This is a predicted structure of a 337-nucleotide part of an RNA (large-subunit ribosomal RNA, domain IV) from a bacterium. RNAcentral holds the full RNA, with entries from ENA. The coordinates come from a structure-prediction model, not an experiment, and the mean pLDDT is 84.

Context: one part of a larger RNA
Parts: sequence; C1' cells; structure tokens
RNA sequence: CCCUUUUUCAGGAACUCGGCAAAAAAACGGGCGUAACUUCGGGAUAAGCCCUGUCCCGCUUCGGCGGGACCGCAGCGAAAGUUUUUCAAGCGACUGUUUACCAAAAACACAGGUCCCUGCUUAAGUCGUAAGACUAUGUAUAGGGGCUGAUGCCUGGCCAGUGUCCGAACGUUAACGUGAGAGGUGAAUCCUGCUUGCAGGCCUAGCUUUGAUCCGAAGCGCGGAUGAACGCCGGCGAUAACUAUAAUCGUCCUAAGGUAGCGAAAUUCCUUGCGGGGUAAGUUCCCGCCUGCACGAAUGGCAUAACGGUUUGAAAACUGUCUUGAAAAGGGACUCG
Repeated sequence: CCCUUUUUCAGGAACUCGGCAAAAAAACGGGCGUAACUUCGGGAUAAGCCCUGUCCCGCUUCGGCGGGACCGCAGCGAAAGUUUUUCAAGCGACUGUUUACCAAAAACACAGGUCCCUGCUUAAGUCGUAAGACUAUGUAUAGGGGCUGAUGCCUGGCCAGUGUCCGAACGUUAACGUGAGAGGUGAAUCCUGCUUGCAGGCCUAGCUUUGAUCCGAAGCGCGGAUGAACGCCGGCGAUAACUAUAAUCGUCCUAAGGUAGCGAAAUUCCUUGCGGGGUAAGUUCCCGCCUGCACGAAUGGCAUAACGGUUUGAAAACUGUCUUGAAAAGGGACUCG
C1' cells in the first nucleotide's frame, strides 16, 4: 500500500451523474390509532403512540384479565430472525416472460376489444415431391390470422393514391386452332442457245421457312364498396370605437384539410420559453400558459385505484459518502527460510 471487518470529536449529503455504499429503523407479540384517493375489494402492518421481567392475591369461558409487591441502565433483557418511512410526477393496468455469458425495462405476454378468413365426404390455415398428418375424432359460443392491450370516458374527417372485396356491358390481351399469301428447294417435261450433249431458264407435286385474317380466359382498363385496411388530415390577404387579437370576410389549392382530449411532453429546435411553487441559491422537478420546429384518437387519445428490484424530483430519520482524516484486528504484499 491492497482486501475483509470494527470504532470515531464536531457537523450531517456539504460527497456524487445519482444518498452508490454504509448507517439507521425493524416481533405478520398485545392494546390503541390510522389520511388523501378508490374499481368500495383496497390503500393498511398506512402513518403514529404505548406496553412486555419475577413473585403473590382475586376472578376466569382456562385463552387470559385485574390488583399489589420486588429487581435492574435496560424485561421480544437480542443467538438467529425481521425489505426505513413519507410526499409528488412519468411509463406500463396487474401476477408473469426476456437478450444462458455487459441491457429485467417503459420491451414481450396478458385478460378484454375489434377486423379478416373458414359451412367441413378434401373447412380455412400449416407441413410434405407424394402417400399422408396437424387443426380435430373439433363444426362459426368452433378453428386460423392481423392489430390493439385491464377498467372508465371515447374513438372525428378523407375512398383521390395503394390494397382488398363485388360487378360484368365495352376496350385490350397469350398459347392452341384456322392457314389468305409470300420465300427457298425442285427430277422429268417445256423454252432458249449452240460446239448435238452440254450450258442457261421457267416451273408442278413433295419437303421446308414464314405468315395475314378469324376464334380466344383470367388479368388490366372500366363501375361500385371498404379505414379498429396501408395511409393522409393546407396556404395567402383583410377585418371590431386606444392598442392588441380576430368570432367574421375574400381568394387559391385539395380526396379531405387535425374534431374531442392533451400539450416546452419518454415528443419543443430556438430553450435554462414565460409565470408561479419548492431552495439562501434549482439547465432537473411540480403547477399553469399555448407561439404543437415536428401530439392526437385501437400505428389508439385522455384519465385511472392497486401493483413495480421501473424512471424522475422532494422530505424526515440516519450515517466516515464527505469536511478530513485517524485508530485497530485478520489476510496479502515485503524480508528470510
């Protein structure tokens, strides 16, 4: 010096990102007492206060209760055991699950809600080349899939784009079928020439290359529906008898221009916004405002009792976290072996 422990004047978070760590409190013993809020179950052992030994007497429903006396600094006489408490806010309703080995959470799940598919001798869906299997020896109060996520109050506008579903008149449209026509090759015959058996040419059939027209489904175009489908939810100018502001008006664009609620928010750049509270002093925190860079309604909106090894702020108590160190024990380190 390091590790593990113990103690410490005065102060008591001044430490620090942060009370991290430590300390303190602490009997699911008895008696009393117990707030806001609340889904009336809770919150709650809320908080907080007091008692507890031994002996004797009386009563007893034999659990204890009442009275008296005695001892100690101390009576759950502490060996073990035993989550400090309160206030306020965010998130997630809750118990649960998760990155085996850096993340336990606000992430996942959840009950509840809603939408889509499925009528069953082969359901829809999934696995398999198939046979076949699961679903299910089930049958729409069933099965599968998507989204949301208890509960309460609610869930606005837009179907132009994309998707899905329905429709079938018209347009477009593949292969197949049909095969008008065109090209190539093409013996002999025929034609021309001549050196009389040669050269050139036309061409039928066949074979072959190509091919117009006609016929021709779904799809697409076309018409409609659909948002708890993917999604989207404006700009400029003017206006009221101080000023300011704009219920109001004009105009352009759009499929329609963000409703209720909330709002510097886990979302606010400017920003430590502005006002208030708490502090001597507060970029954090709480309440309010709204100028929402860039909240917003099941990609759910806003509240919410209970719950949380959750996040943030504050307080009481307590302390070597600190002012600021110090002392001690054990084990290392170090020296020798």